[in-house]
Molecule: transfer RNA
Organism: Candidatus Magasanikiibacteriota bacterium
RNA sequence: GGCAGGGUAGCUCAGUUGGUAAGAGCGUAGGAUUCAUAACCCUAAGGUCGGGAGUUCAAAUCUCCCUCCUGUCA
Numbered sequence: 001g002g003c004a005g006g007g008u009a010g011c012u013c014a015g016u017u018g019g020u021a022a023g024a025g026c027g028u029a030g031g032a033u034u035c036a037u038a039a040c041c042c043u044a045a046g047g048u049c050g051g052g053a054g055u056u057c058a059a060a061u062c063u064c065c066c067u068c069c070u071g072u073c074a
Stems, first nucleotide, its partner, number of pairs: 001073007010026004019057001028044004050066005
């Protein structure tokens, strides 16, 4: 340099054919329970959906450019 896949919460990831509220598990905080701790249960916080532009009534999702990671070919 060519090709392919990927970047979404602190971590690992889902998100179908563009559609109404952006989610799960773990973690964190609070509560409940317990003599106490753990586990289990309830609640909450936490998001520029990698960056910019475009298309559209509407974009995490489609198009273009940039950037980073992984694999592969040379």